[in-house]
Context: one part of a larger RNA
């Protein structure tokens, strides 16, 4: 490197945009850059190959021929591929008409639970646990009615349902975002497309900075309890965090463990959203999202028009196993925590 491969054996990047570069729809001219053919010129000798000679054979040698699969000049051919020019409209985008959705930011505003604080009834317990104690409470708790304040989440609806590029998003409501995909229309550009190394941006929780906020819950830490022991599962607390708002950070079982796109390959059920047809139970069609299932694939689990099936482009990664190790060294990011790259000795 050929070759095979990446759902669960090693292997798809967390995601999206996107530069180079890679490919790249119909139809028609032109050019001959690649492509193919003819011809020349050149590709040293050795040496391989064939055929013959010569030493007694043989190795050696030696003659002749083929090879040298290239590289350069030239005439030629033009189906594809390129370069240039000219047109199409179905890929690709706009444009108009209605709808849909926890899409995303900003402000508001609302009920219920939790604490708490004031003030009424009220009296000895409350709390927890397997059982107990620690804590609370005669300075009046718990319990229960009122009022009031303070943070954070929003029961039901709710669903194998929706939206998002992934992380994600759920009380109600305004405003912008059109921030989107889709359907329908065919008016309008006329290939404008795909993928992307690099880059740039986005990215759960936790974590860090700076200032706010602190109802609940709760690492860390106290204590009580279990035990041989208990630095743990329980149990009373309970402080960072949890929550704004800027900034950083850049991870995840960031999962479907399955990389984008595009055509092609049997049906059946359900359900979302449109279009259209129709009239009362039924149906076509185009985008989701679930089941099942033929063919066909798969080591088997299963997968099956949302493929892991048949192709084709384009990126990324994988190369005996297990450990050492996602370590240690350099670099390069970071305030640090640390993340990216990423081994070797030795060992089974």
């Nucleotide at each position: 490197u050929u070759g095979g491969g990446u759902u669960u054996a090693a292997a798809g990047g967390g995601u999206g945009c996107g530069u180079a570069g890679g490919c790249g729809g119909c139809c028609u001219g032109u050019u001959a850059a690649g492509u193919c053919a003819g011809c020349g010129g050149u590709g040293a000798a050795a040496u391989c190959u064939a055929g013959g000679a010569g030493c007694u054979u043989a190795a050696c040698u030696c003659c002749u021929a083929a090879a040298u699969u290239g590289c350069c000049a030239u005439u030629g051919a033009u189906a594809c591929u390129g370069g240039c020019g000219g047109g199409c409209u179905u890929g690709a985008g706009u444009g108009u008409a209605g709808a849909u959705g926890a899409g995303g930011u900003a402000g508001g505003c609302g009920g219920a639970a939790u604490g708490c604080g004031u003030g009424g009834u009220g009296u000895a317990g409350c709390g927890g646990u397997g059982g107990a104690a620690u804590g609370c409470a005669u300075a009046g708790a718990u319990a229960u009615c009122a009022c009031g304040c303070a943070g954070a989440a929003c029961u039901c609806c709710g669903a194998u349902u929706g939206c998002g590029a992934a992380g994600g998003c759920a009380g109600c409501u305004u405003a912008c975002u059109a921030a989107a995909g889709g359907c329908a229309u065919a008016a309008c550009u006329g290939a404008c497309a795909c993928u992307g190394a690099a880059g740039c941006a986005c990215g759960a929780a936790a974590g860090c900075g700076u200032g706010g906020g602190u109802a609940u819950c709760a690492a860390a830490c106290a204590g009580g309890a279990u035990u041989a022991g208990a630095u743990a599962c329980c149990c009373u607390g309970g402080u960072a965090g949890u929550c704004c708002a800027c900034g950083c950070a850049g991870u995840a079982a960031a999962c479907g463990a399955u990389g984008a796109u595009u055509a092609c390959u049997a049906g059946g059920a359900g359900u979302u959203u449109g279009c259209g047809a129709u009239a009362u139970a039924a149906u076509g069609u185009a985008a989701g999202c679930u089941c099942u299932a033929c063919a066909g694939c798969g080591a088997a689990a299963g997968c099956g028009u949302u493929a892991a099936g048949u192709a084709a482009u384009c990126c990324a990664c994988c190369u005996g196993g297990g450990g050492g190790a996602g370590u240690a060294c350099g670099c390069c990011g970071g305030c640090a925590a640390c993340g990216g790259u990423g081994a070797a000795a030795c060992u089974c």